RNA sequence: GGUGGAAGGCAGGUGACCGCGGGCCGGCCGCACGGCCGGCCGGAGGAAAGUCCGGGCUCCACAGGGCAGGGUGCUGGGUAAUGCCCAGUGGGAGAAAUCCCAAGGAAAGUGCCACAGAGAACAGACCGCCCGCGGCGGUAGUCGCGGGCAAGGGUGAAACGGCGAGGUAAGAGCUCACCAGUGCCGGCGGCGACGCCGGCAGCUCGGCAAACCCCACCCGGAGCAAGACCGAAUAGGAGAGCAGAGGUGGCCCGCCUCGCCUGACUCUCGGGUAGGUCGCUCGAGGCGCGCGGCAACGCGCGUCCAAGAUAAAUGGUCACCGCGGUCGGCGUCCCCGUUCGGCUCUCGAGGCCUGGGGGAACCGGCCGACAGAACCCGGCUUAUGACUUCCGCCGGCG
Numbered sequence: 001g002g003u004g005g006a007a008g009g010c011a012g013g014u015g016a017c018c019g020c021g022g023g024c025c026g027g028c029c030g031c032a033c034g035g036c037c038g039g040c041c042g043g044a045g046g047a048a049a050g051u052c053c054g055g056g057c058u059c060c061a062c063a064g065g066g067c068a069g070g071g072u073g074c075u076g077g078g079u080a081a082u083g084c085c086c087a088g089u090g091g092g093a094g095a096a097a098u099c100c101c102a103a104g105g106a107a108a109g110u111g112c113c114a115c116a117g118a119g120a121a122c123a124g125a126c127c128g129c130c131c132g133c134g135g136c137g138g139u140a141g142u143c144g145c146g147g148g149c150a151a152g153g154g155u156g157a158a159a160c161g162g163c164g165a166g167g168u169a170a171g172a173g174c175u176c177a178c179c180a181g182u183g184c185c186g187g188c189g190g191c192g193a194c195g196c197c198g199g200c201a202g203c204u205c206g207g208c209a210a211a212c213c214c215c216a217c218c219c220g221g222a223g224c225a226a227g228a229c230c231g232a233a234u235a236g237g238a239g240a241g242c243a244g245a246g247g248u249g250g251c252c253c254g255c256c257u258c259g260c261c262u263g264a265c266u267c268u269c270g271g272g273u274a275g276g277u278c279g280c281u282c283g284a285g286g287c288g289c290g291c292g293g294c295a296a297c298g299c300g301c302g303u304c305c306a307a308g309a310u311a312a313a314u315g316g317u318c319a320c321c322g323c324g325g326u327c328g329g330c331g332u333c334c335c336c337g338u339u340c341g342g343c344u345c346u347c348g349a350g351g352c353c354u355g356g357g358g359g360a361a362c363c364g365g366c367c368g369a370c371a372g373a374a375c376c377c378g379g380c381u382u383a384u385g386a387c388u389u390c391c392g393c394c395g396g397c398g
Stems, first nucleotide, its partner, number of pairs: 001394008010385001012321007020043001022041008045370001049381002052379005057223004069219005074088005089103001090101004104214002109212002111208003126153002128149009161179002164176003180204002182201008227278004237269005249261003285304008323368007332360005341353004
């Protein structure tokens, strides 16, 4: 210098002016609600996002157990809780730093295994090897029929352990030694997952459970538009008052009469709409120090209060400073080549100047990521800028 990997914090700063919405104080108007003016204080994020998990909180439901449905699935720990985090175990990727894993059961049952291939799971004779019989042939051999064989070839992601010896007509865990795996037994280490060692059994039983399924454990529903309170106008409901004029309206679809019901007006009450208030931000809270723990995290002490909007505020302009990128620039410094150049020179080399290329600091211009709270927390995932530290590997120089 390049490349790969891990961890961490940050998310430009300061000032002035003008705004937006919140709180407090003061003054004026006002019975009050409130309005206006002035001052002060504070006003987005690491992801506020996706709404994927887990909780708090609120309302509803609820004897106990089971079925159905959904989720989770190595071990130990952390936590309010988790599908999250930490530390491990096992497996996998990489040369390494390091990273990844939904990691119970396939020896309960069912199902599936593309293409190729003869055969894809109590397998399979395509080529091949061997034996017998027959035909041809002098033999070697070849053809046909019957039978044996999984050793070799070939296909495939995968072909029913590997290798050697014995054995055989040829072969085969058929037998034996060694190796691998599986199961069982025992010992040692570990809280445990598991690891190491020894012995026994020819046991060799393919893969897939984010296929059905089996096993173990967990799970009531809805969500701040939860929920609570105050409450107009209009319409409708209930009660009371007043009236006692047959006047309003209905049964009654044109008119009249009769019958029955009902009052127009005033007051009160309850539900409820618009609207308003609360819920609302002090909380599994932040920061610092100490202690325990490998860590996640916990405990103790001290200290701080840091948005609360509701069609939804948190912004804009200017100046200066800082960081990163990019472009340009004169002179300075450093490095590398080196020209039909020039100068010096012992006429080789070298040095200097000029010209060429690159870099450093300097000056100036331009650009600066993703994104916007809406009840609150803990996680995960996704988006995104520049920086710092550490580690692996490669190259160069000393």

This is a predicted structure of a 398-nucleotide RNA (Bacterial RNase P class A) from a Candidatus Eiseniibacteriota bacterium.
Lineage of the source: Bacteria > Bacteria candidate phyla > Candidatus Eiseniibacteriota.
Its Rfam family is "Bacterial RNase P class A". The family's RNA type in Rfam is ribozyme.
The coordinates come from a structure-prediction model, not an experiment, and the mean pLDDT is 76.